[in-house]
RNA sequence: CGGCAGGGCGCUUAGGGUUCCGUUCGCAAAUUCUUGCGAGGUCUGGUCCAAGAAGCGCUAGCCAUCCGGCAAAUUCCGGGCGGUACACGGCGGGGCAAAAUCCCGGGAGGC
Numbered sequence: 001c002g003g004c005a006g007g008g009c010g011c012u013u014a015g016g017g018u019u020c021c022g023u024u025c026g027c028a029a030a031u032u033c034u035u036g037c038g039a040g041g042u043c044u045g046g047u048c049c050a051a052g053a054a055g056c057g058c059u060a061g062c063c064a065u066c067c068g069g070c071a072a073a074u075u076c077c078g079g080g081c082g083g084u085a086c087a088c089g090g091c092g093g094g095g096c097a098a099a100a101u102c103c104c105g106g107g108a109g110g111c
Base pairs, nucleotide, nucleotide: 003111007059008058009057010056011055012054015049016048020046021045022043023040024039025038026037027036028035029034061084062083063082065080066079067078068077069076086106088109092104093103094102
């Protein structure tokens, strides 16, 4: 000094908290059908957030190859088939109610 096959979207999961629902506790009312207020996420849950380094799918791009078109093709146009690997990582900040393996971020740094 260089190290992008590293884009976008959807459905999930690990994980995450607590707006809402549920639930637990307390108080009050009502009196058996419950209702209201407050507190608890150190409540298994539903809603919710959610992965570059988790899973699946769609798609752009890229790579390789084959076929067709045109006077010609590595180059232009169209189509087919296949591939798309690897991946340690803070502090801090942002953030919807809040938090996070979310976002900054395949960043800093390390190697």
Background
The prediction has a mean pLDDT of 82. Predicted 3D model of a 111-nucleotide RNA (Guanidine-I riboswitch aptamer) from uncultured Nioella sp. It matches the Rfam family "Guanidine-I riboswitch aptamer". About the family: This family represents a conserved RNA structure found upstream of the ykkC and yxkD genes in Bacillus subtilis and related genes in other bacteria. Its family is annotated with regulation of gene expression in the Gene Ontology. The sequence was found by an Rfam model in a public genome assembly. NCBI's taxonomy places the organism under Bacteria, Pseudomonadati, Alphaproteobacteria, Paracoccaceae, Nioella.